[in-house]
Molecule: c-di-GMP-I-GGC riboswitch aptamer
Organism: Piscibacillus salipiscarius JCM 13188
RNA sequence: AACGACAAAGGCAAACCUAUUGAAAAAUAGGGACGCAAAGCUCAAGGGUCUAACGCAUUGCUAAGAUCGCCAGCUACCGAAU
Numbered sequence: 001a002a003c004g005a006c007a008a009a010g011g012c013a014a015a016c017c018u019a020u021u022g023a024a025a026a027a028u029a030g031g032g033a034c035g036c037a038a039a040g041c042u043c044a045a046g047g048g049u050c051u052a053a054c055g056c057a058u059u060g061c062u063a064a065g066a067u068c069g070c071c072a073g074c075u076a077c078c079g080a081a082u
Base pairs, nucleotide, nucleotide: 002082003079004078011036012035016031017030018029019028020027021026034069040074041073042072046071047070048067049066050065055061056060
């Protein structure tokens, strides 16, 4: 520096439910644990995905909206084996 153990100490919290906000995606708070070795962080300015109020050429299209628990980038606790 890789790597990641039925290790130690600690951490986060999906679905779902309740409340609030939002047109929606979704977010926040409380409950709750499916999982996570970065499930920490990022003006989301790299790729992807979701939504479509507004707008438009209207059963459709469109991001400046949303998502980093999709990839990515940056940083980090611990130390068995290799």